[in-house]
RNA sequence: GCAGGAGUGGCGAAACUGGCAUACGCACAGGACUUAAAAUCCUGUGGCCCGAAAGGGCCGUACGGGUUCGAUCCCCGUCUCCUGCACCA
Repeated sequence: GCAGGAGUGGCGAAACUGGCAUACGCACAGGACUUAAAAUCCUGUGGCCCGAAAGGGCCGUACGGGUUCGAUCCCCGUCUCCUGCACCA
């Protein structure tokens, strides 16, 4: 250099492949239980903003564009990683 694959919350990962992104697990936070802790159980947990709360709004699937009513998914470009091939005077 060429070809193929991958990149999603704090972490491992899912989304029936174009139709509510982050299911499920771990970790973490709060609570229950306990003399106390561990274990177990319950609830919550992407980011930012508004709000006393209830709740609401915006953004977000590596990055920048595009197609589409609608994109993690399709198209173009870029970055990083992995594999194979080529080059290695």
This is a predicted structure of an 89-nucleotide RNA (transfer RNA) from Nitrospira sp.
It matches the Rfam family "tRNA". From the family's description: Transfer RNA (tRNA) molecules are approximately 80 nucleotides in length. It is annotated as a transfer RNA.
The sequence was found in a public genome assembly.
The prediction has a mean pLDDT of 81.
Lineage of the source: Bacteria > Pseudomonadati > Nitrospirota > Nitrospirales > Nitrospira.